[in-house]
The RNA shown here (small-subunit ribosomal RNA) has 1453 nucleotides and comes from Pharus latifolius. The organism belongs to Pharus, within Eukaryota. Rfam family: Bacterial small subunit ribosomal RNA. Its family is annotated with structural constituent of ribosome and ribosome in the Gene Ontology.

RNA sequence: UGAGUUCGAUCCUGGCUCAGGAUGAAUGUUGGGGGCAUGCUUAACACAUGCAAGUCGGACGGGAAGUAAUGUUUCCAGUGGUGGCGGACGGGUGAGUAACGCACAAGAACCCGCCUUUGGGAGAAGAACAACGGUUGCUAAUACCCCAUAGGCUGAGGAGCAAAAGGAUAAAUCCACCCAAGGAGGGGCCCGCAUCUGAUUAGCUAGUUAGUGAGACAAUAACUUACCGAGGCGAUGAUCAGUAGCUGGUCCGAGAGGAUGAUCAACCACAUUGGGACUGAGGCAUGACCCAGACUCCUAUAGGAGGCAACAGUGGGGAAUUUUCCACAAUGGACGAAAGCCUGACGAAGCAAUUCCACAUGGAGGUGGAAGACCUACGGGUCGUCAACAUCUUUUCUUGAAGAAGAAACAAUAAUUGUAUCUAAAGAAUAAGCAUCGGCUAACUCUGUGCCAGCAGCUGCGGUAAGACAGAGGAUGCAAGUGUUAUCCAAAAUAAUUGGGUGUAAAGCGUCUGUAGGUAGCUUUUCAAGUCUGCUGUCAAAUCCCAAGGCUCAACCCUGGAUAGGUGGUCGAAACUACCAAGUUGGAGUACAGUAGGGGUAGAGGGAAUUUCCGGUGGAGCAGUGAAAUGCACUGAGAUUAGAAAGGACACCAAUGGCAAAAGCACUCUGCUGGGCCGACACUGACACUGAGAGACGAAAGCUAGGGGAGCAAAUGGAAUUAGAGACCCUGGUAGUCCUAGCCAUAAACAAUGGAUACUAGGUGCUGUGCAACUCGACUCGUGUAGUGCUGUAGGUAACGUGUUAAGUAUCUCGCUUGGGGAGUACGUUUACAAGAAUGAAACUCAAAGAAAUUGACAAGGCCCGCACAAGUGGUGGAGCAUGUGGUCUAGUUCGAUGCAAAGUGAAGAACCUUACCAAGGCUUGACAUGCCGCAAAUCCUAGAGGGGUGCCCUCGAGAAUGCUGACACAGGUGGUGCAUGGCUAUUAUCAGCUCGUGCCAUAAGGUGUUGGGUUAAGUCUCGCAACAAGCGCAACCCUCGUGUUAGUUGCCACUAUGAGUUUGGAACCCUAAACAGACCACCAGUGUUAAGCUGGAGGAAGGCAAGGAUGAGGCCAAGUCAUCAUGCUCGUUAUGCCCAGGGCGACACACGUGCUAUAAUGGGCGGGACACAGGGUCACGAUCUCGCGAGGAUGAGAUAACUCCAAAAACUCAUCCUCAGUUCAGAUUGCAAGCUGCAACUCGCCUGCAUGAAGCAGGAAUCGCUAGUAAUCGCCAGUUAGCCAUACGGCGGUGAAUCCGUUCCCGGGCCUUGUACACACCGCCCGUCACACUAUAAGAGCUGACCAAGUUUGAAGUCAUUACCCUUAACUGUAAAGAAGGGGGUGCCUAAGGCUAGACUUGCAAUUGGAGUAAAGUCGUAACAAGGUAGACGUACUAGAAGGUGUGGAUG
Repeated sequence: UGAGUUCGAUCCUGGCUCAGGAUGAAUGUUGGGGGCAUGCUUAACACAUGCAAGUCGGACGGGAAGUAAUGUUUCCAGUGGUGGCGGACGGGUGAGUAACGCACAAGAACCCGCCUUUGGGAGAAGAACAACGGUUGCUAAUACCCCAUAGGCUGAGGAGCAAAAGGAUAAAUCCACCCAAGGAGGGGCCCGCAUCUGAUUAGCUAGUUAGUGAGACAAUAACUUACCGAGGCGAUGAUCAGUAGCUGGUCCGAGAGGAUGAUCAACCACAUUGGGACUGAGGCAUGACCCAGACUCCUAUAGGAGGCAACAGUGGGGAAUUUUCCACAAUGGACGAAAGCCUGACGAAGCAAUUCCACAUGGAGGUGGAAGACCUACGGGUCGUCAACAUCUUUUCUUGAAGAAGAAACAAUAAUUGUAUCUAAAGAAUAAGCAUCGGCUAACUCUGUGCCAGCAGCUGCGGUAAGACAGAGGAUGCAAGUGUUAUCCAAAAUAAUUGGGUGUAAAGCGUCUGUAGGUAGCUUUUCAAGUCUGCUGUCAAAUCCCAAGGCUCAACCCUGGAUAGGUGGUCGAAACUACCAAGUUGGAGUACAGUAGGGGUAGAGGGAAUUUCCGGUGGAGCAGUGAAAUGCACUGAGAUUAGAAAGGACACCAAUGGCAAAAGCACUCUGCUGGGCCGACACUGACACUGAGAGACGAAAGCUAGGGGAGCAAAUGGAAUUAGAGACCCUGGUAGUCCUAGCCAUAAACAAUGGAUACUAGGUGCUGUGCAACUCGACUCGUGUAGUGCUGUAGGUAACGUGUUAAGUAUCUCGCUUGGGGAGUACGUUUACAAGAAUGAAACUCAAAGAAAUUGACAAGGCCCGCACAAGUGGUGGAGCAUGUGGUCUAGUUCGAUGCAAAGUGAAGAACCUUACCAAGGCUUGACAUGCCGCAAAUCCUAGAGGGGUGCCCUCGAGAAUGCUGACACAGGUGGUGCAUGGCUAUUAUCAGCUCGUGCCAUAAGGUGUUGGGUUAAGUCUCGCAACAAGCGCAACCCUCGUGUUAGUUGCCACUAUGAGUUUGGAACCCUAAACAGACCACCAGUGUUAAGCUGGAGGAAGGCAAGGAUGAGGCCAAGUCAUCAUGCUCGUUAUGCCCAGGGCGACACACGUGCUAUAAUGGGCGGGACACAGGGUCACGAUCUCGCGAGGAUGAGAUAACUCCAAAAACUCAUCCUCAGUUCAGAUUGCAAGCUGCAACUCGCCUGCAUGAAGCAGGAAUCGCUAGUAAUCGCCAGUUAGCCAUACGGCGGUGAAUCCGUUCCCGGGCCUUGUACACACCGCCCGUCACACUAUAAGAGCUGACCAAGUUUGAAGUCAUUACCCUUAACUGUAAAGAAGGGGGUGCCUAAGGCUAGACUUGCAAUUGGAGUAAAGUCGUAACAAGGUAGACGUACUAGAAGGUGUGGAUG
């Protein structure tokens, strides 16, 4: 002190999560010893057993021992007593309690045993009771009672009340007792302030609040009671409900503060639950009593006993918390004169890594970097000086010896404890784990797995190369621990006092008035409440902090000291705030003089339009739409014209204008009436601002009652559209819209911006109203003020934007906000006639939701281009066949390619081969490569058996090369993955784009440049410009072709001769092939900005890129290819490898693509005749001649090619036949017979002849190519082959058109702008119903538990009161009887638990119902995001399977 996470990226808002610290913890795993602490947080649940409060014989009766007995002495052990003191402390727990309970600070009307100080007293007489016990009876005291007296109380007098006790000792004397006044310490009471949450708890209270008298009490007081008054508390939160012991402190935090209240300490409360009193100095009493309830135990069934929230311990609950231990030695307490006794307080031990602290598990040396493991690029690297090894040390462990303090008084002094400590010996000996390793977050690889198993704090990881799962190796962190879980604080400025926000992210009430409250001008005074200062009391100790000290250090213990802060007292100060008093005028207001206005309200009047009605004219349609129809109309519509009626709204003026608090307000006039502004400066003298509650107003829709009803128009009828159309469009049409009276109280009620005040650059409009100058005047110019707009500086802002009308700088005050959804929902309450409105959650769920801006993509708009459309032309789709694909079939029909951009594609050619497929057979170091051992000479010739012959090199051993055999490394794979890859390719697209450096702008993503004005085929060029340069693309450079120059064989031309070869000459043409020339808007005119360029012209073979080709930026499609090749990983290895003969790739109901041939007369047949280019040829092309109808056969000239051959070009032209037919069109299919290639022609080749002669007569929806030598049409050639399924593919030439107005539309592309909820990018995103599953929740007939208060009933024990009944008679009174007094019983008041009643609040369950949420692949539509295809959204009403639709009003988001 921050980090991760929303996005393609950015910035902001905002939540979620993490890193830190802590704990009375728990849990997984592991575990050496020591010290100090701590240890039922849950069931205040139930408890077996033992123990935790006794003591005093120097109070007493009595008893025991000893002595012969008495006296005397000693003792009180055990049991059970009278009496005194203690048992109210100590120890435990936190249920209750929101309270004077606790904390802090004060107070007056009180009490006190033991302790202490001072003073005084202690006399006399009498009586009762207990243990014991069979009965009768006896008996003591410091027990109990009375009298006198000191003394005290009541203002005084008087009167009344009111004490006593001894014991011990030889003695002094000591202890005890009584009274009084003090002290110390303790306790009771009262008051100020402070002390959690909820308003979906707003009213509570009758002893309640106050007074007087009385009672009671230690004491004050409604504490109680009688009477009287009607008060008291509450929005500064009463009452009610929930939760909770409070504090010192503890934990976290920089602090402010938040959380917490174990151990220790102070206070309080409680003791099985509830109630009650007794005794006593003190209790309403944890180990006392009485009663009632629940529970447990004993019992002879009559009746009794009990209370671990003391210490141990048990069960139970729980994630979870110890020994039925030792001792009174110390400290403390009770009793006692004391010795002493008691003490589960306490001191110690035991158990537990539960916390904190210190220590050890060894130190130094040691490489041929051992073995082993892991990784590997196979070279090595890492674990790693780690180990081994040799040497050293001994904290600790083990054994032996010695041995404390604590103990304070002369002595003694237990447990702890043979402990701490010390000494000696031996020996590295006895001692390391846990978690993590994608990022946050320190630490990385291999193997396995394959969206499986699993991980996960958040983000997320895993679908065959996982640094995220599991294992291993290695590494990192901490270490006797370490991870996890739970909780708290911090981080979180994420509740903001310190220290947040509110235009668009969550958030300004719809607006105003105004109460409480808060805040508030200037000057002077008083006072001293706030404020400030000095001194002082207090806030226990412990803790924290500081400085010393003691345990070897530390934890721990101990001594001393202290700040700040709270609060009380007191001497002062007087600036500020408050108070008091007096002024003042600047804030505010009043009066006066003007002024603008759709301000409000009531009344009266008006014209235009619409509709309807009644006449006239007139005669067929009108109306409506994208197009139609419903509708109206010959019973006369629409149109036109005259008249009448009704209701509603008020054109132009009109505006960025005016007025009003907002909602809102507009024809004209009138009455009444509110507010503003300006001027002048008379008056009042702070009268002000805001405003919780409260009140008033409040569009539209809607509601109630009564009117009114022209137009419009939810609902609704019909007509269309549509897959449907509950909509959009059309035709009708009711509520309603209007008025009166009353409700409702909401809107995107918006400037999404609360109100008030002050300050902080300007510029420029408009409205109202002043002043000054000038002027004849109108203007104009300058300057105020109030309002209303635009633009803009500084500044603020996440940005957009705002900016004197602030979202700037400040002050005051109110409202509101704290992640998204659930939800403005549920429940409750208030309100309303209703619809609804107001207030307003939770469970559950997600890691986001959101704001602004950026780049793209898409949509819309603009500009531009393209055989994109249009204009033409010829096709495809129909037929037959060829070919490819799908599908189907099959042992197998090998594989790949699948919109454009697969489908006559890989394949420039499957009978075998190819061949990868199938079935059958065979081989296993292999058909092929390298290495090793052994053997052999290799090679060549030949049809073959076989024969001939002997190479290179040499160090003379051998080696190289080749063949064979053997074993092992391996070889081999057209097996898988193109979603692991390289390379290559297609496509967008031959579209004009794609980027960078520096600079500048922006917080940033990014922008600028690259946009803009022109222009181009072009980001081509030009001008301008915060840009200036540059790169890849474009263009050009390359090839072909078009012209010319040059050159001339085998080509061309001419001549001569010839049967022909051939010879001679020529270079004009054709042609050939090498280098040049040529075209650049160069020239002219126009236009354009004097530019780039464009248009036209001249010249030219060619004119604006002359034509064609090659050439393909950066990206996109996980495009295609592992079967061209290469290659990672993976899989098979007597087989997924290799060989072989056969089959298959050629199947066939069907569907699609690409083609060929046709459908004929612009034609077909037959015959004659003519004109090409470009190619190929020796395993080949093959002339000529000859045989054959022909395919072809035989022959074999020529040419290794400008020479020869293939080779005939065909369309064309001339002549003739056919005459519009399924034909002399078309040629499928089939039969017979031949030919060729080839080992082989059945599956499965091509060709020929004869015969056969199918469909087809111009092709539905739809769709393709083409802009000039193009389309169309005609033939020719090559490659691949032995041959060929080629109608393919790649070339070549011949003949040779039509059309282009143009860019509205379809498709595709480029640039700019706007919008966006898209970014996997519109094949996007996304809404709602329905269906299935799960989850929580609301309602719910009811059932049930807890708690609270009330009414009523019953009324235990008990205090008090009372008693006429019964009993007692020691003290006192009385001569006596008796009185007084006491007890029992009865009665009364109060009252616990209980019963009944109706409630309030709350827990759980519930058939069923409602919506909500979640959930990879369900159904129906397509509401929203683009103009989302009807702009969407808000309020309201109606309506509909659903999203939704429509009406009405306002907002623009």